[in-house]
A computed fold for a 75-nucleotide RNA from an Actinomycetes bacterium, annotated as c-di-GMP-I riboswitch aptamer. The model forms 94% of the base pairs in the Rfam consensus. It was read from a public genome assembly, where an Rfam model found it. NCBI's taxonomy places the organism under Bacteria, Bacillati, Actinomycetota, Actinomycetes.
RNA sequence: UCCCGAAAACGGCACACCCGCCGCGAGGCGGGCUCGCAAAGCCAGGGGUCUCCCGCAGACCGCCCAGCUACCGAA
Numbered sequence: 001u002c003c004c005g006a007a008a009a010c011g012g013c014a015c016a017c018c019c020g021c022c023g024c025g026a027g028g029c030g031g032g033c034u035c036g037c038a039a040a041g042c043c044a045g046g047g048g049u050c051u052c053c054c055g056c057a058g059a060c061c062g063c064c065c066a067g068c069u070a071c072c073g074a075a
Base pairs, nucleotide, nucleotide: 004073005072012037013036017032018031019030020029021028022027035062041068042067045065046064047063048060049059050058051057052055
């Protein structure tokens, strides 16, 4: 350094639910809360699922793959 991932440390994220706002909707943002996550960080390129006012339209990466980046360091 790579692989790997601990009932380790410092931290991080936040399913569902509740409240507020936005959106026709899938959903998004903020707050609370905490099921989980070692990429549950970014990315809509491929697959997949979903939505609508159905087209040169959108949503989801906490569904899988690809790409890019990253903290810590026991075995």